[in-house]
RNA sequence: GGCGCAAAACAGGUAAUCGCGGGCUUUUUUAAAGCUCGAGGAAAGUCCGAGCUCCGCAGGGCAGAGUGCUGGGUAACACCCAGUGGGGGUAACCCCAGGAAAGUGCUACAGAAAAGAGACAGCCAGACUUUCUGGUAAUGGUGAAAAGGCAGGGUAAGAGCCUACCAGUUAUUGGGUGACCAAUAAGCUGAGUAAACCCCACUCGGAGCAAGAUCAAGAAGGAAACAGAUAGUGGCCCGCUAAAGGUUUCCGGGUAGAUCGCUAGAAGUAUAGGGUAACUUAUACUCCAGAUAAAUGAUUACCACAUUGUUUUUGUUUUAAAGCGAAAACAAUGACAGAACUCGGCUUAUGAUUUGCGCCUCGC
RNA sequence: UGGGGGAUCGUCCAGUGGUAGGACACCAGAUUCUGGAUCUGGGAACGGUGGUUCGAGCCCACCUCCCUCAGCCA
Numbered sequence: 001g002g003c004g005c006a007a008a009a010c011a012g013g014u015a016a017u018c019g020c021g022g023g024c025u026u027u028u029u030u031a032a033a034g035c036u037c038g039a040g041g042a043a044a045g046u047c048c049g050a051g052c053u054c055c056g057c058a059g060g061g062c063a064g065a066g067u068g069c070u071g072g073g074u075a076a077c078a079c080c081c082a083g084u085g086g087g088g089g090u091a092a093c094c095c096c097a098g099g100a101a102a103g104u105g106c107u108a109c110a111g112a113a114a115a116g117a118g119a120c121a122g123c124c125a126g127a128c129u130u131u132c133u134g135g136u137a138a139u140g141g142u143g144a145a146a147a148g149g150c151a152g153g154g155u156a157a158g159a160g161c162c163u164a165c166c167a168g169u170u171a172u173u174g175g176g177u178g179a180c181c182a183a184u185a186a187g188c189u190g191a192g193u194a195a196a197c198c199c200c201a202c203u204c205g206g207a208g209c210a211a212g213a214u215c216a217a218g219a220a221g222g223a224a225a226c227a228g229a230u231a232g233u234g235g236c237c238c239g240c241u242a243a244a245g246g247u248u249u250c251c252g253g254g255u256a257g258a259u260c261g262c263u264a265g266a267a268g269u270a271u272a273g274g275g276u277a278a279c280u281u282a283u284a285c286u287c288c289a290g291a292u293a294a295a296u297g298a299u300u301a302c303c304a305c306a307u308u309g310u311u312u313u314u315g316u317u318u319u320a321a322a323g324c325g326a327a328a329a330c331a332a333u334g335a336c337a338g339a340a341c342u343c344g345g346c347u348u349a350u351g352a353u354u355u356g357c358g359c360c361u362c363g364c
Numbered sequence: 365u366g367g368g369g370g371a372u373c374g375u376c377c378a379g380u381g382g383u384a385g386g387a388c389a390c391c392a393g394a395u396u397c398u399g400g401a402u403c404u405g406g407g408a409a410c411g412g413u414g415g416u417u418c419g420a421g422c423c424c425a426c427c428u429c430c431c432u433c434a435g436c437c438a
Stems, first nucleotide, its partner, number of pairs: 001360008010351001012303007020038008040336001044347002047345005052208004059238004064204005069083005084097005098199002103197002105193003120140002122136006148166002151163003167189002169186007212260004221251006230242003253437003267286008305334012365434007374388004382418001390406005411427005
């Protein structure tokens, strides 16, 4: 210098003028003035997890959905931290994860044979020898996959048939909280697929702030179905509760207003302690948007950063230039995007910066 | 704002994980004096990017686009 990997923090600043929403105060109170507060790291997608509210209680069973190595963190999670095993990369580092030995299904085409398989060619032996019978999975070809791999022995030819090494499985012993690791022994060698059904373990009642509560305004009823029906109740059943001027559905009618919910919270910042870490405990301080067709903006000046363009000066090289760098001035441009009940995550979109680390190359 | 559903030739629809099919439309030829009808043949598609799998239109994840539903009173 180039290429890459990981993490962190930021989301231009100051001033003036005009404008917008909330709160407080004052006044001449359907309003005006003053003071003060006023978007994000993702406010987004709505993919998970909770708070909160209602459904009488939040009950039982079936069905259904979700999660899935181990240990920890947390209000909870599909998130985070630390580890284990496997895979990818030269490396920094990244990705994946229950069970296929409970059972069922599927594995097209090709191939002789596709799941306790298989003799097409080849090899070997025998016979009634242009062929037939038997043995054989070491060799060939097919396929994504051919029933442990490889070497030696052995054999008619072969084969875990036997032996060494390697891989796996099972058992024993030791270590670890555990996933798992190490050693020894036994020829024990059993295909893949669960983001197929399924099994095992754990979790889940439903709906969502248009939840829900109070007030105001206006209005017109009609038809059908059902009788312990139906509704609360959500896929079904049981249980529970309501239930006769009844309930549900459809058509039609009225209203599209106000207040609460609504923002002080699993909140933030700092210090100290615990913990490898995620995180947590204690103390002190701070208050930080609440609109309802929806505010949070615009203009000007100066400063800062980045990119691009033009001009000027200058370094290097040279006869000269071009090229490659450096500085200054001017001009233009400035990412993704915008709260709508609130939090914790994930995912996606996106600008510029810093730090650490890896590999390659050059110079000393 | 919050729920639900969908995306396959130009259009409307099929498609148990194994060569994507049908109808209408379009193009060419045959038939006809010409057109229509009819017959024969042809072209044309899985919204995008990753993952699981030997193999994905189908299974999983994330994006993009489209459709649809809704409160209260009586």